[in-house]
Context: one part of a larger RNA
RNA sequence: GAGUAGCGAUAAGGCGAGUGAGAAUCUCGCCCGUCGAAAGCCUAAGGUUUCCUGAGGAAGGCUCGUCCUCUCAGGGUUAGUCGGGACCUAAGCCCAGGCCAAAUGGCGUAGGCGAUGGACAACAGGUUGAGAUUCCUGUACUGUUUACAUGCGUUUGAGAGAUGGGGUGACGCAGGAGGAUAGGCUAUACGUACUGUUGGUUAUGUACGUCCAAUCCUGUAGAGAGCUCCUAUAGGCAAAUCCGUAGGAGAGUCUCAAGAGGUGAUGGGGAGCGAAAAAUAAGUAGUGAAGUAGCUGAAUCCAUACUGCCAAGAAAAGCCUCUAUCGAGUAUGUAAAUACCCGUACCGCAAACCAACACAGGUAGGCGAGGAGAAAAUCCUAAGACGUUC
Numbered sequence: 001g002a003g004u005a006g007c008g009a010u011a012a013g014g015c016g017a018g019u020g021a022g023a024a025u026c027u028c029g030c031c032c033g034u035c036g037a038a039a040g041c042c043u044a045a046g047g048u049u050u051c052c053u054g055a056g057g058a059a060g061g062c063u064c065g066u067c068c069u070c071u072c073a074g075g076g077u078u079a080g081u082c083g084g085g086a087c088c089u090a091a092g093c094c095c096a097g098g099c100c101a102a103a104u105g106g107c108g109u110a111g112g113c114g115a116u117g118g119a120c121a122a123c124a125g126g127u128u129g130a131g132a133u134u135c136c137u138g139u140a141c142u143g144u145u146u147a148c149a150u151g152c153g154u155u156u157g158a159g160a161g162a163u164g165g166g167g168u169g170a171c172g173c174a175g176g177a178g179g180a181u182a183g184g185c186u187a188u189a190c191g192u193a194c195u196g197u198u199g200g201u202u203a204u205g206u207a208c209g210u211c212c213a214a215u216c217c218u219g220u221a222g223a224g225a226g227c228u229c230c231u232a233u234a235g236g237c238a239a240a241u242c243c244g245u246a247g248g249a250g251a252g253u254c255u256c257a258a259g260a261g262g263u264g265a266u267g268g269g270g271a272g273c274g275a276a277a278a279a280u281a282a283g284u285a286g287u288g289a290a291g292u293a294g295c296u297g298a299a300u301c302c303a304u305a306c307u308g309c310c311a312a313g314a315a316a317a318g319c320c321u322c323u324a325u326c327g328a329g330u331a332u333g334u335a336a337a338u339a340c341c342c343g344u345a346c347c348g349c350a351a352a353c354c355a356a357c358a359c360a361g362g363u364a365g366g367c368g369a370g371g372a373g374a375a376a377a378u379c380c381u382a383a384g385a386c387g388u389u390c
Stems, first nucleotide, its partner, number of pairs: 013031006032387004040367003046347002050345001051075006060068002080141002082343004087118002092113003098107003122139005142339011159326002164322005172309004178302003183296005189210006211268002216262002222256004227250007235243002272287002310313001353362002369381004
């Protein structure tokens, strides 16, 4: 220079009360304002304690500060079923032997690792200051073991069963129609509470509410397919009753499948009502009504369906089946017991991630209500969250 520029989106604050040495800035209340395909909710990556409680105010906070994502102390993340591993493989990577190469090494078979994919058993409610599909309550399911009951079986072979054979798993893009549900709306239907001092309101009034999972049973709208039996056996690296191929006969069947109904539920939740006690707190403990009808309606499910098209659209495990082989117990039901390791707090379009900053930038996926509207546009609102730190 200069107490100058600036104090980081023009969403906005005002009043009262409290605390305190001190309050425009902290807390509470009332009013006002902003977002509402978001500035709400869940979650991946990433961060790594920032979460909660008590205390503090040097520094950090573009002002202040009694406050904080700051400092100090204490606390907090609970799983057979959620995600990952004890299962599988893709690209890619590592690579026994091997091939190549001045050296280090390069390539690569068998084999292995490797999810962003396949397979795989839990839902509803409650609860904390901070955790919940993890704790608790209720109701389930999966694997294993044991016991009991019943059936079958031990060379006239129950049952298991490959690292082997076969099937399935198993897949593109686009489009349209149907069924159904989630969600939403309305009601002179049902329930609870209320009755205005006004222009008017005991009535077709006002306000609020009018629900519920997995599981198990049933097997529907619909979709698809051929199916069963017998005989033979050039193939499937051995074998096969399986697959394939060939021939014959028969019946009208079989498979998949949302949703609805029942059960779960004599349960949960539920508007409202609503204590006692204490240091001042609690709408807590407790109690608890109704629960229907109609309309609308998905981008969700049936659906890996159907139709069309050309660029012709993973693999392996698993599952089913077949033998080789093993073989004395095994199948079903009931009951009991048992079930390992890691993650789990919190932020997550952001003041907690990536940008040197509490930075107008960037950041994958899911849910995403009402009125008007073609609409997730736009405007106003609900739930919810905020007023962007002078």
Predicted 3D model of a 390-nucleotide part of an RNA (large-subunit ribosomal RNA, domain III) from Anaerosalibacter bizertensis. It matches the Rfam family "Bacterial large subunit ribosomal RNA". Gene Ontology terms of the family: structural constituent of ribosome and ribosome. Lineage of the source: Bacteria > Bacillati > Tissierellia > Tissierellales > Anaerosalibacter.